[in-house]
Context: one part of a larger RNA
RNA sequence: UUGGGCGUAAAGCGUCUGUAGGUGGCUUUUCAAGUACGCCGUCAAAUACCAGGGCUCAACCCUAGACAGGGGGUGGAAACUGCCAAGCUAGAGUACGGUAAGGGCAAGAGAAUUUUUGGUGGAGCGGUGAAAUGCGUACAGAUCGAAAAGAACACCAACGGUAAAAGCACACUGCUGGGCCGACACUGACACUGAGAGACGAAAGCUAGGGGAGCAAAUAGGAUUAGAUAUCCCAGUAGUCCUAGCCGUAAAUGAUGGAUACUAGGUGCUGUGUGUAUCAACCCGUGCAGUGCUAUAGAUAACGCGAUAAGUAUCCCGCCUGGAGAGUACGUUCGCAAGAAUGAAACUC
Numbered sequence: 001u002u003g004g005g006c007g008u009a010a011a012g013c014g015u016c017u018g019u020a021g022g023u024g025g026c027u028u029u030u031c032a033a034g035u036a037c038g039c040c041g042u043c044a045a046a047u048a049c050c051a052g053g054g055c056u057c058a059a060c061c062c063u064a065g066a067c068a069g070g071g072g073g074u075g076g077a078a079a080c081u082g083c084c085a086a087g088c089u090a091g092a093g094u095a096c097g098g099u100a101a102g103g104g105c106a107a108g109a110g111a112a113u114u115u116u117u118g119g120u121g122g123a124g125c126g127g128u129g130a131a132a133u134g135c136g137u138a139c140a141g142a143u144c145g146a147a148a149a150g151a152a153c154a155c156c157a158a159c160g161g162u163a164a165a166a167g168c169a170c171a172c173u174g175c176u177g178g179g180c181c182g183a184c185a186c187u188g189a190c191a192c193u194g195a196g197a198g199a200c201g202a203a204a205g206c207u208a209g210g211g212g213a214g215c216a217a218a219u220a221g222g223a224u225u226a227g228a229u230a231u232c233c234c235a236g237u238a239g240u241c242c243u244a245g246c247c248g249u250a251a252a253u254g255a256u257g258g259a260u261a262c263u264a265g266g267u268g269c270u271g272u273g274u275g276u277a278u279c280a281a282c283c284c285g286u287g288c289a290g291u292g293c294u295a296u297a298g299a300u301a302a303c304g305c306g307a308u309a310a311g312u313a314u315c316c317c318g319c320c321u322g323g324a325g326a327g328u329a330c331g332u333u334c335g336c337a338a339g340a341a342u343g344a345a346a347c348u349c
Base pairs, nucleotide, nucleotide: 004320005319006318007303008302012317014200015199016198017197021193022192023191025088026087027086028085031082033081034080035077037075038074039073040072042070043069049065051063052062053061054060091190092187093186094185096182097181098180099179102176103175105174106173108170113149114148115147116146117145118144119143120142124135125134161168162167205246206245207244208243209242210241214240215239219235221233222232257316258315259314260313261312262311265294266293267292268291269290270289271288272287273286274285275284298305322349323348331342332341333340334339
């Protein structure tokens, strides 16, 4: 190197867009680069293989021969790949009606919480396994009005929907992206994947300016305990929220890369069609797309998977090669920093 793998044993980039590259539907034509075939010439000798022979055998030596293969030249072949030209519509895409927390900006609604203020009222409240710290006669807690603020949107709610993923839910309006279904027109392979590259990317964290109700790292106090830098309780600052930037990581999980085709059934849900069902809606049957459960064949070490494959195949990318050292050191790139990305070796079992 060939051969092997990647749900859980090592191994799928967090996700997408897309350059180079790789791969690519059906029909006909041209060329002959790949391809296969014939002939010519070459790949020194020795070695290796094989047949025979010589040293008493063997190692060793001598003679003869051949398979397979490589490079070059030449001739004809044209199925397949490729090239040229022409065409096709099944892949892909474009133009018209419905569907859903997809995205962004602006204005708005109600419940609750906290605070302030006014009334009633008068001794406790709060908290726990039990307590205490704490709040309260300077009138708390409770209750009824008024006002303000910030954050999140009960029920509906689902095994539901949607987005590339992260994610997205009070209701309405205007802006905007993609998917699906339907009916037929148009383009005519325009496709798939994708090294580098670019974009997005929870939470925490960072910079600047706002905001700050509740919650709450840190911190302080009260308990518990042998101790208690914890668990429990009373407080409470960053933060959580907004705007403009940065960071670029997660058990970023389906621990399962993307695309295409094929391979028994049964049963739900969502969107949308359709039939010989109907006045209409159901029922009954059927199509496409998505999302669940169960299961045959098959594959799997087993668990489990099973048309949403981990089955059967093809194409492209990424990644793995004993443990520990170590996702560390050094170097480089990025970052304000925190750190991120790339990423060893010695030693050792």
A computed fold for a 349-nucleotide part of an RNA from Iris macrosiphon, annotated as small-subunit ribosomal RNA, central domain. The coordinates come from a structure-prediction model, not an experiment, and the mean pLDDT is 86. Its Rfam family is "Bacterial small subunit ribosomal RNA".